[in-house]
RNA sequence: GAAGCAAGCCAGACAGCCGCUGGUCAUCGCAAGAUGACGGGAGGAAGGUCCGGACUCCAUAGAGCAGGGUGACGGUUAAUGGCCGUCCGCCGUGAGGCGAGGAAUAGGGCCACAGAGACGAGCGUAUUAAGUUACGGUGAAACGCGGUAACCUCCACUCGGAGCAAUUCCAAAUAGGCACGCGUUGAUGUUGCUCGCGGAGCGUGCGGGUAGGAAGCUUGAGCCGUGGAGUAAUUCACGGCCUAGAGGAAUGGCUGUCAUAGCGAACGGGUUCUCUUGUUCGCCGUAACAGAAUCCGGCCUAUCGGCUUGCUUCAUUU
Numbered sequence: 001g002a003a004g005c006a007a008g009c010c011a012g013a014c015a016g017c018c019g020c021u022g023g024u025c026a027u028c029g030c031a032a033g034a035u036g037a038c039g040g041g042a043g044g045a046a047g048g049u050c051c052g053g054a055c056u057c058c059a060u061a062g063a064g065c066a067g068g069g070u071g072a073c074g075g076u077u078a079a080u081g082g083c084c085g086u087c088c089g090c091c092g093u094g095a096g097g098c099g100a101g102g103a104a105u106a107g108g109g110c111c112a113c114a115g116a117g118a119c120g121a122g123c124g125u126a127u128u129a130a131g132u133u134a135c136g137g138u139g140a141a142a143c144g145c146g147g148u149a150a151c152c153u154c155c156a157c158u159c160g161g162a163g164c165a166a167u168u169c170c171a172a173a174u175a176g177g178c179a180c181g182c183g184u185u186g187a188u189g190u191u192g193c194u195c196g197c198g199g200a201g202c203g204u205g206c207g208g209g210u211a212g213g214a215a216g217c218u219u220g221a222g223c224c225g226u227g228g229a230g231u232a233a234u235u236c237a238c239g240g241c242c243u244a245g246a247g248g249a250a251u252g253g254c255u256g257u258c259a260u261a262g263c264g265a266a267c268g269g270g271u272u273c274u275c276u277u278g279u280u281c282g283c284c285g286u287a288a289c290a291g292a293a294u295c296c297g298g299c300c301u302a303u304c305g306g307c308u309u310g311c312u313u314c315a316u317u318u
Base pairs, nucleotide, nucleotide: 001314002313003312004311005310006309007308008307009306010305012258013257014256015255016254017253018252020041021040023038024037025036026035027034028033043289047300048299050298051297052296053295054294055163056162057161058160067159068158069157070156071155072086073085074084075083076082087101088099089098090097091096102154103153107152108151109148110147111146119144123136124135125134126133167215168214169213170212177206178205179204180203181202182201189197190196222241223240224239225238226237227236228235229234262283263282264281265280266279267278268277269276270275
């Protein structure tokens, strides 16, 4: 210098103006609320909903069947099918990567191409008293105690169901329900009353459900730093911090300056080349995947551009 491997990080910055949504305070208001000030307001995956838990409700003496999942050994954790370490197997020159990694003598199924024949013994040639013995190109496996279980299966272990639209509380109008009272000896209605007209419901109370509102809701297996234990995953101690809580669903827009990337030009360097690199100037104008919805731990998938650290292989120079 080139090509790689592994681990980790960032996901534009600052300022001004205009908004959106919660919180606190102040003022006004009977209240609903309004105005002002201050402060908070998406991610590394918030995604897929694939595993594991917390939490809530339902079910639950115990056992069995069916069904799902997992499968070397040890550790870690709230838990896991996650993660860490080691062994073994495969791939790679290597750094490293991948592995559902129990059982093929319980049984069933399947075995591409090639080969006469592919799972159950037959077939061909030679041989023998005799399917008696020997050999048989191909193929991973051939005349057999082969292979295959991310094929069925067997073995061992393990798994109750539903999910915040869980669940709980408050609670309109209308309709319907129940109880009581009144009503064809005319209630209620029709303009306040009377007459007239019409003709079967009306009034009060209770309870369930709906709309709507509230709780669940964000202080948590939490985050950051230092130190200790451990190869590591992880864990312990101390100190510090509070970091969205909306809910038909806010977290946005515009302008300016600057850094990065991209494009172009000039000048300079290099192995002189349609390549590469440095500086300066100009243009462009913030860029990918995406977007909380009860909360965590994982896995998987998507992702513009860039940064850091450790290591490997090859080439060259000293």
Bacterial RNase P class A from a Burkholderiaceae bacterium, 318 nucleotides, folded computationally.
The coordinates come from a structure-prediction model, not an experiment, and the mean pLDDT is 75.
Its Rfam family is "Bacterial RNase P class A". Rfam classes the family as a ribozyme.
The sequence is in RNAcentral, with records from ENA.
Lineage of the source: Bacteria > Pseudomonadota > Betaproteobacteria > Burkholderiales > Burkholderiaceae.